[in-house]
The prediction has a mean pLDDT of 89. This is a predicted structure of an 85-nucleotide RNA (c-di-GMP-I riboswitch aptamer) from Gallionella sp. Taxonomically the source falls in Gallionella (Bacteria, Pseudomonadati, Betaproteobacteria, Gallionellaceae). It was read from a public genome assembly, where an Rfam model found it.
RNA sequence: AUCUGCAAAUGGCAAACCUGUUGAAAAGCAGGGACGCAAAGUUACCGGUCUAAGGGAUUUAUCCUAUGACAGCGGGAUCGCCAGA
Repeated sequence: AUCUGCAAAUGGCAAACCUGUUGAAAAGCAGGGACGCAAAGUUACCGGUCUAAGGGAUUUAUCCUAUGACAGCGGGAUCGCCAGA
């Protein structure tokens, strides 16, 4: 430096759900809680998904739209622990 994650060590993160809180919502944050995770660290660059306040359209109650989100949907980028080869 590259590859691998069967076993081990030190540890880490935390789905659903519940409570509080922010938000128009999706969702975020804090506490509890563990389904899982070897990058479930970081990053919206590519694809995808969710929401539609505002804006637009129209048949007036529907449709379109991200400047809002998701990194625990896939890929890319970047940094990193332990062990083995």